RNA sequence: CAAUUCGAAGGGGAUGGAGUCCCCCCGAACCGCCUUUGGCUGAUGACUCCUACCGCAGA
Numbered sequence: 001c002a003a004u005u006c007g008a009a010g011g012g013g014a015u016g017g018a019g020u021c022c023c024c025c026c027g028a029a030c031c032g033c034c035u036u037u038g039g040c041u042g043a044u045g046a047c048u049c050c051u052a053c054c055g056c057a058g059a
Stems, first nucleotide, its partner, number of pairs: 010025004016050006032040003
């Protein structure tokens, strides 16, 4: 000087917030899909709840 591993803490998982679990990352993880001058789905990685949005029905 470089590489690898471990630990602590932290960060990330296509549009907001919280809890639990799972996975990933060490300067990366991550930044959706398609027939791409345009079009389409979804607020989750999964589950639950809240908020926003959309559809239907009732008062």
The prediction has a mean pLDDT of 82. This is a predicted structure of a 59-nucleotide RNA (Fluoride riboswitch aptamer (crcB RNA motif)) from an Alphaproteobacteria bacterium. Lineage of the source: Bacteria > Pseudomonadati > Pseudomonadota > Alphaproteobacteria. It was read from a public genome assembly, where an Rfam model found it.